This is a predicted complex of two RNAs, RNase P RNA and transfer RNA, with 437 nucleotides together. Model confidence (mean pLDDT): 76 of 100. It holds a member of the Rfam family "Bacterial RNase P class A". Rfam classes the family as a ribozyme.
């Protein structure tokens, strides 16, 4: 210098004017007997979207149902250890794959518990002989006998051919009637022991002739986890009417809450259709597993101690418009109970660490 | 906001233990008719919403994404 990997940050700036939402102070008017308090208006001051606010894919807090209960069914997760409120997330490690490397990716338990599936092709898709190879017996033909050829019978054989995504360890040498882990060497594999490691696992030693293939994002088995509903939860106040009608089911051994079944607990009809009513206020609501600085423990995720800070809270739903100016001319996109993650979208810019290549010193 | 369901030809729907994606309407071409409709013979039309994964093999199983759609308060 070029190419790349990874961890973070940022997400137009400044000024003026007009407007929007919340909070706060002051003043005025009204309600209120006064006070407290409230409403409206004017005005001072302060604050006002994101890294994903998104998708709603997981987990938790919070609220109600029983204190969150028992059993079955069902759902989810799946190498090991740890972090955490919890997780399917994160950290570290192991194993496998990709890459020259930095590094990245992995639903990564179990088909000797059982059951199922594999179209077409092929002899055979789980324990099988189609072609081929081999010796033996019979028959026929040739031949002087040993023998040769054809055909046939029951056998041996998975080395060769062919089919397929997949065909019963691989290569080589020996061996054999032909073959074959039948024997041997190396590689792979299985189980045993020792050592290291918390463990997953690894290394080494020696043993075994190979142990019946694939599929569990097929049923299933094993281990662990999971009660349901969701802020339109829930609480308080107010308003309105037809405090309704029909049909079906049920009638307490019932119905509903409590998704499926059986109990238990609570409660007393439920569902559908039609009709009617209100489209209200307050609360929940933002101080929280919060942010940040220093110290400290840990490889790390993260924990602990002390100090500092307060940072939207709407409910037809607030951030916009105009002007000036500068630059690199500005992407994806807008909170709705709150957090921790994951996933997806994203113009451009900045920083740290590391790898490879080339050149120079 | 929360909780469900769906996406296959231009439209409406099929496709079951995963094994070469069908039907009706529509469209195109021919026959028949003096001409047209109906009729009849044939044909075209598919990234099974998109992108990955599992598997020998995916519309179907799994994950992510996109789009669409339904329900929600009171009388109760």
């Nucleotide at each position: 210098u070029g190419a790349g990997u990874u961890a973070a940050c940022u997400g137009g700036g400044c000024a003026a004017u007009c407007g929007c939402c919340u909070c706060u102070g002051a003043c005025a008017a009204c309600u209120g007997u006064c006070a407290a308090a409230g409403u409206u208006g004017u005005u001072u001051g302060a604050g006002g979207a994101g890294g994903a606010a998104a998708g709603u894919c997981c987990g938790g807090g919070c609220u109600c149902c029983a204190u969150a209960g028992a059993g079955c069914a069902g759902a989810g997760u799946g190498c090991c250890a740890g972090a955490u409120a919890a997780c399917g997330u994160c950290u570290g490690g192991g194993c496998g794959g990709c890459g020259u490397a930095a590094g990245c990716c992995g639903a990564c338990g179990g088909c000797c518990a059982g059951u199922g599936c594999a179209g077409c092709a092929g002899a055979a898709a789980g324990a099988u002989a189609c072609c081929g190879c081999c010796a033996c017996g019979g028959u026929u033909g040739g031949g002087u006998u040993u023998c040769c050829a054809a055909u046939u019978g029951g056998g041996g054989u998975a080395a060769g051919g062919g089919u397929g995504a997949a065909a019963u360890g691989g290569u080589g040498c020996g061996g054999u009637a032909a073959g074959a882990g039948c024997g041997c060497a190396c590689c792979g594999c299985g189980g045993u022991g020792u050592u290291g490691g918390u463990a997953a696992c690894a290394a080494c030693a020696g043993c075994g002739g190979c142990a019946g293939g694939g599929u569990a994002a097929a049923c299933c088995c094993c281990a662990c986890u999971c009660g349901g509903a969701g802020c339109a939860a829930g609480a308080u106040c107010a308003a309105a009417u037809a405090g309704g009608a029909a049909u079906u089911c049920g009638u307490a051994u019932g119905g509903c809450g409590u998704u499926g079944c059986u109990c238990g607990c609570g409660u007393u009809g439920a569902a559908u259709u039609c009709g009617g009513g209100u489209a209200g206020a307050u609360u929940g609501c933002u101080u929280g597993a919060g942010a940040u600085a220093a110290g400290u423990g840990g490889c790390g995720a993260c924990g602990c101690u002390u100090g500092u800070c307060c940072u939207a809270g709407a409910u037809g739903a607030a951030u916009g418009a105009u002007u000036g100016u500068c630059c690199u001319c500005g992407a994806c996109a807008g909170a709705a109970c709150c957090c921790g993650g994951c996933u997806u979208a994203c113009a451009g810019g900045u920083u740290g660490a590391c790898u490879c290549a080339a050149a120079a010193u | 906001g929360u909780g469900g369901c769906c996406u296959u030809a231009g439209c409406u729907u099929a496709a079951u233990u995963g094994g070469a994606a069908a039907a009706g309407c529509c469209c195109c071409u021919g026959a028949a008719u003096g001409u047209g409709a109906a009729u009849u013979a044939g044909g075209a039309a598919g990234u099974u919403a998109u992108g990955g994964g599992u598997u020998c093999a995916a519309a179907c199983c799994c994950c992510a994404u996109a789009g669409g759609u339904c329900a929600c308060c009171c009388c109760a």